[in-house]
Context: one part of a larger RNA
RNA sequence: GCCUACGAGUUAAUUGUACUAGCGAGGUUAAGAUAUUAAGUAUCGGAGCCGUAGGGAAACCGAGUCUGAAUAGGGCGAAUAGUUAGUAUGAUUAGACGCGAAACCUUGUGAUCUACCCAUGGGCAGGUUGAAGCUUUGGUAACACAAAGUGGAGGACCGAACCGGUUGACGUUGAAAAGUCUUCGGAUGACCUGUGGGUAGGGGUGAAAGGCCAAUCAAACUGGGAGAUAGCUCGUACUCUCCGAAAUGCAUUUAGGUGCAGCGUCAAUGAUAAGUUUAUUAGAGGUAGAGCUACUGAUUGGAUGCGGGGGUUUCAUCGCCUACCAAUUCCUGACAAACUCCGAAUGCUAAUAAAUGUUCGUUGGCAGUGAGGGCAUGGGUGCUAAGGUCCAUGUCCGAGAGGGAAAGAACCCAGACCAACAGUUAAGGUCCCCAAAUAUAUGCUAAGUUGAAGCAACGCGGUUGAACUGCCUAGACAGCUAGGAUGUUGGCUUGGAAGCAGCCAUUCAUUUAAAGAGUGCGUAACAGCUCACUAGUCGAGCGGUUCGGCAUGGAUAAUAAUCGGGCAUAAGCAUAUUACCGAAGCUAUGGAUUUGUACGUAAGUACAAUUGGUAGGAGAGCAUUCUAUCGGCGUAGAAGCUGAGUCGUGAGGCUUGGUGGAGCUUAUAGAAAAGAAAAUGUAGGC
Numbered sequence: 001g002c003c004u005a006c007g008a009g010u011u012a013a014u015u016g017u018a019c020u021a022g023c024g025a026g027g028u029u030a031a032g033a034u035a036u037u038a039a040g041u042a043u044c045g046g047a048g049c050c051g052u053a054g055g056g057a058a059a060c061c062g063a064g065u066c067u068g069a070a071u072a073g074g075g076c077g078a079a080u081a082g083u084u085a086g087u088a089u090g091a092u093u094a095g096a097c098g099c100g101a102a103a104c105c106u107u108g109u110g111a112u113c114u115a116c117c118c119a120u121g122g123g124c125a126g127g128u129u130g131a132a133g134c135u136u137u138g139g140u141a142a143c144a145c146a147a148a149g150u151g152g153a154g155g156a157c158c159g160a161a162c163c164g165g166u167u168g169a170c171g172u173u174g175a176a177a178a179g180u181c182u183u184c185g186g187a188u189g190a191c192c193u194g195u196g197g198g199u200a201g202g203g204g205u206g207a208a209a210g211g212c213c214a215a216u217c218a219a220a221c222u223g224g225g226a227g228a229u230a231g232c233u234c235g236u237a238c239u240c241u242c243c244g245a246a247a248u249g250c251a252u253u254u255a256g257g258u259g260c261a262g263c264g265u266c267a268a269u270g271a272u273a274a275g276u277u278u279a280u281u282a283g284a285g286g287u288a289g290a291g292c293u294a295c296u297g298a299u300u301g302g303a304u305g306c307g308g309g310g311g312u313u314u315c316a317u318c319g320c321c322u323a324c325c326a327a328u329u330c331c332u333g334a335c336a337a338a339c340u341c342c343g344a345a346u347g348c349u350a351a352u353a354a355a356u357g358u359u360c361g362u363u364g365g366c367a368g369u370g371a372g373g374g375c376a377u378g379g380g381u382g383c384u385a386a387g388g389u390c391c392a393u394g395u396c397c398g399a400g401a402g403g404g405a406a407a408g409a410a411c412c413c414a415g416a417c418c419a420a421c422a423g424u425u426a427a428g429g430u431c432c433c434c435a436a437a438u439a440u441a442u443g444c445u446a447a448g449u450u451g452a453a454g455c456a457a458c459g460c461g462g463u464u465g466a467a468c469u470g471c472c473u474a475g476a477c478a479g480c481u482a483g484g485a486u487g488u489u490g491g492c493u494u495g496g497a498a499g500c501a502g503c504c505a506u507u508c509a510u511u512u513a514a515a516g517a518g519u520g521c522g523u524a525a526c527a528g529c530u531c532a533c534u535a536g537u538c539g540a541g542c543g544g545u546u547c548g549g550c551a552u553g554g555a556u557a558a559u560a561a562u563c564g565g566g567c568a569u570a571a572g573c574a575u576a577u578u579a580c581c582g583a584a585g586c587u588a589u590g591g592a593u594u595u596g597u598a599c600g601u602a603a604g605u606a607c608a609a610u611u612g613g614u615a616g617g618a619g620a621g622c623a624u625u626c627u628a629u630c631g632g633c634g635u636a637g638a639a640g641c642u643g644a645g646u647c648g649u650g651a652g653g654c655u656u657g658g659u660g661g662a663g664c665u666u667a668u669a670g671a672a673a674a675g676a677a678a679a680u681g682u683a684g685g686c
Base pairs, nucleotide, nucleotide: 001686002685003684004683005682006681011094012093013092014091015090016089017088018087019086020085021084022083023082026050027049028048032044033043034042035041036040054061055060064076065075066074067073097235098234100232104225105224106223108221109220115199116198117197118196119195120194121193122192123191124189126158127157128156129154133150134149135148136147137146138145162186163185164184168181169180170179201217203213204212205211238621239620240619241618242617243616248261249260250259251258252257262369263368264366265365266364267363268362269361270360273358274359275356276355277354278353279352280351281350282349283348289342290340291339296336297335301331302330303329307325308324309322310321311320312319372397373396374395375394376393377392378391379390380389381388402413403412404411417591418590419589422587423586424585428581429580430579431565432564437578439577440576441575442574443573444572458553459552462550463549464548465547466546467545468544469543470542471541479537480536481535482534483533485510486509487508490504491503492502516531520529521528592611594609595608596607597606598605599604622675624672625671626670627669628668629667631665632664633663640659641658642657643656644655645654646653647652
């Protein structure tokens, strides 16, 4: 892991509600007794309980009573229906749907492991070092002291056994629930070890690590209290049908729990009655916007300049001055969630009308929910950050399948009763993958831009369109040829200044087709080149400004990338048009469910609508075991097992072949140890 078996809302008492039954202003017995059978049943038993009257704290009064001075007002009552069983579904008390703690208390069992202790035994190859003491000699007045020898001390040295366990590797479903190899520490000692004995669980023992106390230790193990408790996790078993939520508010030693309300469902009940939508009319309001010499506050520039600062003057004033600050007022510009002289749209309230057709309200039973999430819009917070966070309104997902967006909970389209190889559409598409246009018309783009989401300021003689405007066959624009002069080197300045360092200006005048007291380069200054301007040549359009379309640069992210191929007269972009494809939408055909209405005694028929669904509520059924009653089947083959066929929306039923070899069962009722795929479920098998 698979298979098989087992495996979770039960039972009792009390009680709420609904239904059914009995009796009914009443209903009912409990313990117990008697009779009978041996399973219970019947008959007594009225104690008691509920109801028949309430109000008040009570005394008490009573269809009333309490409050009150009240004969007022108000509160609670009165004008009747209960009760006893059964069934269903809840609640309470019990283990109370099942499994699951860590723990707590209590009775015992453990020191054959290990810690320490007591008693009594045992063990430590070999080698090294050479303390004290002693002897001899030297030495001393005598000691001391020195040397040589002897001697054999030591938690001494090296190193086996023995004890340990430093390093590395292996091992890690091991050879082993702690080992093997290598290396290493101690190895006459606080050493190692045998045997016997002692200390026991809030206790022991501990050269102390919370270590050890039988592979268990921040409180051992075993039995019991015990089914401890678990607002927590997991699991909770057949079918079909109808409806169908919530993730909010308030409170909470409360925040992943619970109570009440909200939202679901079922039943009853209610109206000349709600609900919803639309229209009209009448209202309340201070949001969006707007405005501010309409307040509060904030505020740009200017004018005015009270007052102040500074300077000056004076013995002190009075004065005078000011590139300073600056009130008020005026002009001008502009701001506000906690500003408003103003002020919508929506929304809200009411009335009337219409539509819809019970969607609404009330009472009662049973819930679940009380972690929500995305998107759009209006806001707070944050960085006008977040797939952020907190509100509001709507929507979808949640609990929603189908088509589209390559793929995707919530984006677009659209709400799946069932069947089939019918039709028609939505969003979105129509070259191929891939169903349908290589459609039509007119433009644009040259960047593979783009075609699937994705960017700015700014730049750009890319290209295209529109508007306005200037020049032009009396010849424009571009090119080419030629000219571009004179007074004059204008005056000033200056070392120089001659068109061209700079300053000045009646930048003037002359000759001209035209030529600036000069557009740029250049020189020390001149010179030189060039331009404006003019003529010739050429022969038709050439410039400027503004606003659009599509492109272009700006353009940077971590493995390799546009779904892929492809597309340049698009299969890209824009505008317009027609056709087609395209869903579980809609229609057509057949069938089923539920509800309502009509008809019908009923069965049912017709019409209309209806049938996505988690938590959850309600209804109707299937199967299993046993019991009762009436029946039935079976050695001419029961149950069981295993194939086939068939019926039913389904759980399932029926028929039959094989096997098997003795019991099985319809119908109607009743009672449950009554349905498994999940619980790291339990046991067995493989």
Notes
Predicted 3D model of a 686-nucleotide part of an RNA (large-subunit ribosomal RNA, domain II) from a metagenome. RNAcentral holds the full RNA, with entries from SILVA. The prediction has a mean pLDDT of 83.